[in-house]
Molecule: c-di-GMP-I riboswitch aptamer
Organism: Gammaproteobacteria bacterium
């Protein structure tokens, strides 16, 4: 230095759930506990998905409905990218 991945020591992240004087129309964030799982559950919304639908259209006598992402989800998948420690 280059392959590899049976997660064994150290070590790292954190679902559901609860709280918040966090930011938002909303999904969903972002703080603190919390631990069900993660060997990329580090980053990337370029591809499929899925979620919302404020605004913006249709529709209506309203109301309602319905369509829309330029909002979101990286712990749905693929993809690109970076990459620790032990073990071989």
């Nucleotide at each position: 230095g280059c392959a590899g991945c049976u997660a064994u020591a150290g070590g790292g992240c954190a679902a559901a759930c609860c709280c918040g004087u966090u930011c938002g129309a909303a999904a969903g964030u972002c703080g603190g506990g919390g631990a069900c799982g993660c060997a990329a559950a580090g980053c990337u919304a370029c591809c499929g998905g899925u979620c919302u639908a404020a605004g913006g259209g249709c529709c209506u006598g309203a109301c309602a409905g319905c369509c829309u992402a330029a909002g979101a989800c990286a712990g749905c998948g693929g993809g690109g990218u970076u990459g620790c420690c032990a073990c071989u």